[in-house]
Context: one part of a larger RNA
């Protein structure tokens, strides 16, 4: 040095576990904000830090309920206290307080800071003072009347928020095996606006000589008819079957009372013992019991009957919600549509790229009729059929989930599952926009190793002790491999 065996070190795979995630179902909720939001800064405890809560009344104050023998949030002890049959604590509802920044709004500003004016004042302090819009009023230039402008009062707005929705703008990569029409796509993105949904909506619609009867959504029609450098590709409708149905002409609004229901704390809630093994019984043996409850979780191993629960039954002073009834109040009750329809030119939307291209919208220029009238039926004309534009409202079926509750999973189980099971959008990186980790597990219970010894009053270790186990000792469950050793045997 090699091989083999045994025993270790290192390392943290694997197994098992789950506080966290992922995807859904059923309900709820669908907003918050000048009565100052979302989000923060700084404070606040017997407190040095972080999290949570709260705001100079600061882990809290009041009222009304519930519940109560324990309590003073967590890491996390200790100290000092509160309370025990109802003013401890806890839970719910409603209130009070709520520094500073932030739409931030008295002015300024490098967010959490600086500097004011006025009014009131118990002299501590409190309040008001942004801008825009509507309405009412007062003033008031050039300029006579006026108007612009200025001011006062009053009402509203502003900002934030995950997706869904409507409108105004609107790409490119890409595909066409290159590329220009075309495609991607009216997508991404930007802007405006609204609601719990939005939009649309009661035929100047379809149909085809039979008829249907607002809109929306789903299935089908159908990858059909068509469009298309007839390339790549794009792609209907009629009709049929369903979901849901509602019609109309100013829709109603807020308020009070009564009733019902659910919500927001909660309450009751059945039934087991012994022997054995074991550290521990829920295991096993024997004998019982409950079940409108054998969902689930916990308890020293696997528990219907030990605990929390579960089925079932019950419950609200107060608060808001829904529905129904009722009362008065307030507001309103249109009258048939002209610079319109249509035309020409230029664009856009329609599945439809100008084409034989109807229909819809409109930038420019034009421009009717008046129900004996007008529009449409895919060039156009006639006949026939059908409807009535140029005013408006409208629930449901549909879309979505930042959020709340319960439940589900041939979803994950710590290199997985959210980036994040841990003081995670943290540490750290970047001037900044932004990027962005790693990191879970002693034990049933800390019983977390008193005391002794070696050692630097170390680190670490040896005894002792605890424990079922300490090769479970905090670098702590299991503890693979690479890698490094010790012992023995053999070989060289």
């Nucleotide at each position: 040095c090699g091989u083999a065996u045994a025993c270790g070190g290192u390392g943290g795979a694997u197994g098992c576990c789950u506080u966290g995630g992922c995807a859904g179902u059923u309900a709820g909720a669908g907003g918050c904000g000048a009565u100052g939001a979302a989000g923060g800064a700084c404070g606040u405890g017997u407190u040095a830090a972080u999290c949570u809560g709260c705001g100079a009344u600061a882990a809290g104050c009041g009222u009304u309920g519930g519940u109560a023998a324990g309590c003073u949030g967590a890491u996390a002890u200790a100290a000092a206290g509160c309370g025990u049959u109802a003013u401890a604590a806890c839970c719910a509802a409603c209130g009070a307080u709520u520094u500073c920044c932030g739409a931030a709004u008295g002015g300024g500003g490098c967010a959490a800071c600086c500097c004011a004016a006025c009014u009131c004042u118990u002299a501590g302090g409190a309040g008001u003072u942004a801008u825009c819009u509507g309405c009412a009023c007062c003033u008031g230039a050039a300029u006579a009347c006026a108007u612009a402008g200025g001011g006062u009062g009053u009402a509203g707005a502003g900002g934030c928020g995950a997706a869904c929705c409507c409108g105004g703008g609107g790409a490119a990569c890409u595909g066409a095996a290159a590329c220009a029409u075309c495609u991607a796509a009216g997508u991404a993105c930007c802007c405006g606006g609204a609601g719990g949904a939005a939009c649309a909506g009661a035929a100047a619609u379809c149909a085809a000589c039979c008829g249907a009867g607002a809109u929306u959504c789903c299935g089908u029609u159908a990858g059909u008819a068509g469009c298309g450098g007839c390339g790549a590709g794009c792609g209907a409708a009629c009709g049929c079957g369903g979901a849901u149905u509602a019609g109309c002409c100013g829709a109603u609004g807020a308020u009070g009372c009564u009733g019902u229901g659910a919500u927001u704390a909660g309450u009751g809630g059945a039934a087991c013992a012994a022997g054995c093994u074991g550290g521990a019984a829920a295991g096993u043996u024997u004998g019982g019991c409950g079940a409108u409850a054998c969902a689930g979780g916990g308890u020293g191993a696997u528990a219907g009957c030990c605990c929390c629960g579960u089925a079932c039954a019950c419950g609200a002073a107060g608060a808001g919600c829904a529905c129904a009834g009722u009362a008065g109040c307030a507001c309103a009750u249109a009258u048939c549509a002209a610079g319109u329809a249509g035309g020409u030119c230029g664009g856009g939307a329609c599945a439809c790229g100008u084409g034989u291209u109807a229909u819809c919208c409109u930038g420019a220029c034009u421009g009717a009729a008046g129900a004996u009238g007008g529009g449409g039926g895919g060039a156009c004309c006639a006949u026939c059929c059908u409807c009535c534009a140029a005013g408006g409202c409208u629930a449901a079926a549909u879309a979505c989930u930042c959020c709340u509750a319960a439940c589900u999973g041939a979803c994950c189980g710590a290199u997985a599952g959210u980036g994040a099971a841990c003081a995670a959008g943290u540490a750290c990186c970047g001037u900044g926009a932004g990027g962005g980790a790693a990191a879970g597990g002693c034990g049933a219970a800390a019983a977390g190793a008193a005391c002794c010894c070696c050692g630097g009053c170390g680190a670490g270790g040896g005894g002792a002790g605890u424990g079922a186990a300490a090769u479970a000792g905090a670098a702590c469950c299991u503890g693979a491999a690479a890698c490094c050793g010790u012992a023995u045997a053999c070989g060289u």